[in-house]
RNA sequence: GAAGCUGGCCAGACGGUCGCUGCGCGCCUUCGGGUGCGGAGAGGAAAGUCCGGGCUCCACAGAGCAGGGUGACGGCUAACGGCCGUACGUACUAGUCGCGGGCUUGCCUGCGGCGAAGACGAGGAAUAGGGCCACAGAGACGAGUCCUUAGGACCGGCGCGCGGACUUGUCCGCGCGUCUGGCGCCCUAAGGGGUGAAACGCGGUAACCUCCACCCGGAGCAACACCAAAUAGGCGGACGAUGAUGCUGCUCGCUGAGUCCGCGGGUAGGUGGCUCGAGCCCUGGGGCAACCCAGGGCCUAGAGGAAUGACCGUCAUAGGGAGCAAUCCCCGUAACAGAACCCGGCUUAUCGGCCGGCUUCACAU
Numbered sequence: 001g002a003a004g005c006u007g008g009c010c011a012g013a014c015g016g017u018c019g020c021u022g023c024g025c026g027c028c029u030u031c032g033g034g035u036g037c038g039g040a041g042a043g044g045a046a047a048g049u050c051c052g053g054g055c056u057c058c059a060c061a062g063a064g065c066a067g068g069g070u071g072a073c074g075g076c077u078a079a080c081g082g083c084c085g086u087a088c089g090u091a092c093u094a095g096u097c098g099c100g101g102g103c104u105u106g107c108c109u110g111c112g113g114c115g116a117a118g119a120c121g122a123g124g125a126a127u128a129g130g131g132c133c134a135c136a137g138a139g140a141c142g143a144g145u146c147c148u149u150a151g152g153a154c155c156g157g158c159g160c161g162c163g164g165a166c167u168u169g170u171c172c173g174c175g176c177g178u179c180u181g182g183c184g185c186c187c188u189a190a191g192g193g194g195u196g197a198a199a200c201g202c203g204g205u206a207a208c209c210u211c212c213a214c215c216c217g218g219a220g221c222a223a224c225a226c227c228a229a230a231u232a233g234g235c236g237g238a239c240g241a242u243g244a245u246g247c248u249g250c251u252c253g254c255u256g257a258g259u260c261c262g263c264g265g266g267u268a269g270g271u272g273g274c275u276c277g278a279g280c281c282c283u284g285g286g287g288c289a290a291c292c293c294a295g296g297g298c299c300u301a302g303a304g305g306a307a308u309g310a311c312c313g314u315c316a317u318a319g320g321g322a323g324c325a326a327u328c329c330c331c332g333u334a335a336c337a338g339a340a341c342c343c344g345g346c347u348u349a350u351c352g353g354c355c356g357g358c359u360u361c362a363c364a365u
Base pairs, nucleotide, nucleotide: 001361002360003359004358005357006356007355008354009353010352012315013314014313015312016311017310018309020041021040023038024037025036026035027034028033043336047347048346050345051344052343053342054341055220056219057218058217067216068215069214070213071212072086073085074084075083076082088121089120090119095114096113097112098111099110100109101108102107103106124211125210129209130208131205132204133203141201145190146193147192148191149189150188151187152186154182155181156179157178158177159176160175161174162173163172164171165170166169224272225271226270227269234263235262236261237260238259239258246254247253279298280297281296282295283294284293285292286291316333319330320329321328322327
């Protein structure tokens, strides 16, 4: 320097004007609120809600079964299925080595071996047991004969023996022996070939059941807690057909069974939970790292049908154009996206930019 891979960070800046939602202070108020000033106001994923925890309520003596989850080894952590380190394995590429081919002679290319960084690995047990093993192949865990080989059986030739027939030296039948004999069929052998990931071997598969080890109660901020109307109903007390109550302020009259007070629960509504927390930043130290420790500094949305916006100016990035260049002009703020109890992860989406790291190759010293 090139190529490949990978980690972290940013997510326009500044100023002005007008708005929106909380907070603090002041003023006004019909107590509902209004107004002035000050200060604050989305993300790296706020998303999916997949995994783990905090917190809250409910359940719970202990143990076991069932059910769910995890699975190399070591470490980190509040915890995890997360992260870090190490080892192993798998697939692939760059590269490199060997053998060969082509030509334009330093390039291209074929086959084979090794194979970086990086990626991926639901990765314990296959001698507890069951199940399954595509395609190809005769046969796939029950075994199995497609080709070949060897042997047998059978057939055939030859020889010998026995028996029978007659044309008397031939034929037929049986038995034994023998053969570089035999197209095909049958039997035995598991030697070779062929198919395949695997051909019988303690095969493969546990991402099939299973076994082993370890872990796991349920629901979720619409959790949960507090304050608390109107109406209806509940409980208690007093009064009431010897007339309560209402019409109606009083008397009369009419009416005719409830009226009044208190208490408690729930609802509407309101408040808390709510953001100071496994927090963030800097420095130093320990550790290969994840991470941990110490010191210092900081407070950084907390709404709740749900605010976080719009416009203008200057600069800057990307894009387009002109110019040898310095530079100028145009465009215009750009991707994914939008907190809702909080936190650690994972996954997914994402315009553009900045800074590193690892490996291989080339060159120089």

Bacterial RNase P class A from a Pseudomonadota bacterium, 365 nucleotides, folded computationally. Its mean pLDDT, the model's own confidence on a scale to 100, is 76. The model forms 89% of the base pairs in the Rfam consensus. It matches the Rfam family "Bacterial RNase P class A". It is annotated as a ribozyme. It was read from a public genome assembly, where an Rfam model found it.